Two RNAs folded together computationally: RNase P RNA and transfer RNA, 477 nucleotides in total. The prediction has a mean pLDDT of 78. It holds a member of the Rfam family "Bacterial RNase P class A". It is annotated as a ribozyme.
RNA sequence: GCUUUCGGUCGCUCUGUCGCGGGGGCGUUUCGGCGCUUCCGAGGAAAGUCCGGACAACGUAGAGCACCACACCACCUAACGGGUGGGGUCCGGUUUCGGCCGGGCACAGCGAGUGUCACAGAAAACAACCGCCCCGUCAGGGGUAAGGGUGAAAACGUGCGGUAAGAGCGCACGGCGUCUCCGGGCAACCGGAGGGGCGGACAAACCUUGUGGGUUGAAAUGCCGCGUACAUCUCGAUUCUUCCCUUUCGGAAGAGCUGGGUUGCUCGCCCAGUGUGCCUUCCCCGGAAGGCCGUCGGGAGGGGUAGGCAGCUCGACCCUGCUCGUGAGGGCAGGGCCAGAUAAAUGACAGAGGCUCCCCGCCUCGGGGAGUACAGAAUCCGGCUUACAGACCGGAGGCGAUG
RNA sequence: GUGGUCGUAGCUCAGCUGGUUAGAGCGCCAGAUUGUGGCUCUGGAGGUCGCCGGUUCGAAUCCGGUCUUCCACC
Numbered sequence: 001g002c003u004u005u006c007g008g009u010c011g012c013u014c015u016g017u018c019g020c021g022g023g024g025g026c027g028u029u030u031c032g033g034c035g036c037u038u039c040c041g042a043g044g045a046a047a048g049u050c051c052g053g054a055c056a057a058c059g060u061a062g063a064g065c066a067c068c069a070c071a072c073c074a075c076c077u078a079a080c081g082g083g084u085g086g087g088g089u090c091c092g093g094u095u096u097c098g099g100c101c102g103g104g105c106a107c108a109g110c111g112a113g114u115g116u117c118a119c120a121g122a123a124a125a126c127a128a129c130c131g132c133c134c135c136g137u138c139a140g141g142g143g144u145a146a147g148g149g150u151g152a153a154a155a156c157g158u159g160c161g162g163u164a165a166g167a168g169c170g171c172a173c174g175g176c177g178u179c180u181c182c183g184g185g186c187a188a189c190c191g192g193a194g195g196g197g198c199g200g201a202c203a204a205a206c207c208u209u210g211u212g213g214g215u216u217g218a219a220a221u222g223c224c225g226c227g228u229a230c231a232u233c234u235c236g237a238u239u240c241u242u243c244c245c246u247u248u249c250g251g252a253a254g255a256g257c258u259g260g261g262u263u264g265c266u267c268g269c270c271c272a273g274u275g276u277g278c279c280u281u282c283c284c285c286g287g288a289a290g291g292c293c294g295u296c297g298g299g300a301g302g303g304g305u306a307g308g309c310a311g312c313u314c315g316a317c318c319c320u321g322c323u324c325g326u327g328a329g330g331g332c333a334g335g336g337c338c339a340g341a342u343a344a345a346u347g348a349c350a351g352a353g354g355c356u357c358c359c360c361g362c363c364u365c366g367g368g369g370a371g372u373a374c375a376g377a378a379u380c381c382g383g384c385u386u387a388c389a390g391a392c393c394g395g396a397g398g399c400g401a402u403g
Numbered sequence: 404g405u406g407g408u409c410g411u412a413g414c415u416c417a418g419c420u421g422g423u424u425a426g427a428g429c430g431c432c433a434g435a436u437u438g439u440g441g442c443u444c445u446g447g448a449g450g451u452c453g454c455c456g457g458u459u460c461g462a463a464u465c466c467g468g469u470c471u472u473c474c475a476c477c
Stems, first nucleotide, its partner, number of pairs: 001399010012353007020041009043374001047385002050383005055217004062267004067213005072086005087107001088105007108208002113206002115202003129148002131144005156174006175198002178195007221310004232300007239255006256274006275293001277292007317336008354372007404476004410470001413429004422460001431447005453469005
């Protein structure tokens, strides 16, 4: 110097003319507006809508089951599935073999249960095909996981002992995971000693454990205005008891029934309704049954409106400095105001200048050409993910040149 | 803004409780049959399973991200 990867920062500028959205001021007005002037007017992702909150509403929203999400530890934070730091593990590089550097990790549990492991292989989890050993005349029976072979995976590795042959069967060293103790650390975990072990993998298989989750979302919600159909069809309820007043009318409570509410189911809870008005029949003359009307509630289908204001942008806000912390972040002080549209403004044209690349053989100067991305607010905020011309900074690796 | 669904050969679809080289019909190509064409018969080609990454011995299938199609919601 080039290149790969990881992380971070920035992401065109100025002038003129015309135009657009919003706020203020002034003037004018037929009170609907109009004109002039001034100020402000997209982003790092405004995007995807993948998480988390603020805010608002629903009847203060209870319990169980189901469902969903998360999962090493500590911390940050309003909260999070985000971030920071640490631990463990895997990969790459390097090493003076002690480690060091860089990167990845959805990283609880298969020492609960169930399930799966194609093909090959004897066997895919309590394994005997070949081989080895023993018994047996043979047929065959038994033992054996050291060797062969298959496979992604084969029953801790090496050595010695041991044995009929073998085997963690025993021992030494090493590895793995578990329990107890000691030391360090808030903890995850690490180091050491000891006991008892070694018969796989998969939970991004069902599942288990722990933690969290009420639902809906700005088309939430409140107010004003306009308009309409108390029409039609269908389903259900319209019951009982007690008490008060009792002359009646009536009132209260409870139970039942119907319907509605809560993400799903069950229970619970809450709310609303529950005329004895008319007709017919029966009989024991006061009741029963049926029907009609009315009322209440659910459903179907239809009709109407689709305008305005608030929510609506001052906020976990931005900048600078100091300070605490390894850091994410916290605190204090000073300063700043930074889009609010509703079919939706933030643009078009012209000129000049940056930046990058190429050409005029190369360098300086000069000239010419090309490129200048991704994308656009819609209640707001914190993250994540994705897209992105080009430029810069830092860590690690590789290559080349020179000294 | 909220929620769901689809993507597999040129077209229409299977396969998606992970397993051996991903199938079917129509279409395409070649051959046979025919005087020729069609029909029919035989054979064949054709696939980044939308894309990227992960889990796993192994992914069209499971998981995450992303792009796209279609649908519903005052």